Molecule: TPP riboswitch aptamer (THI element)
Organism: Pararhizobium haloflavum
């Protein structure tokens, strides 16, 4: 000197599902709603507010080397109690950044041996 790798900070992006049980309300029945117990996968499915549309916050993940996440999609195959889960789709389309040499590295020069 350099942002190559890691890290840190601030900022930004994102998702928060499925099943089951009894209880309460509603309903002729089916059903729908409310709070709670239990279970599944996962990094994460948690809290608060609400006019019940949604909003805010925490944790977690991701920020162009972008599968974090969304669309396709109430998709296709498998599995299963299950629209969850696994795979395909996917060399498909979208999708959110700055700074610091903090550590390591790289390059150049000088000194020494």
């Nucleotide at each position: 000197a350099u942002a190559g790798c890691u890290c840190u900070a601030a900022c930004g992006g994102g998702g928060u599902g499925c099943c089951u049980c009894a209880c309460g309300c509603u309903u002729u029945u089916u059903u729908g709603c409310g709070g709670g117990g239990g279970g599944c996968u996962g990094a994460g499915a948690g809290g608060c507010c609400g006019c019940c549309a949604g909003g805010c916050c925490a944790a977690c993940c991701c920020g162009c080397g972008g599968a974090a996440c969304c669309u396709g999609a109430u998709c296709c195959g498998g599995u299963u109690u299950g629209u969850a889960c696994c795979g395909g789709c996917g060399g498909a389309g979208g999708g959110a950044u700055u700074a610091g040499c903090a550590g390591c590295g790289u390059c150049g020069c000088c000194a020494g041996c």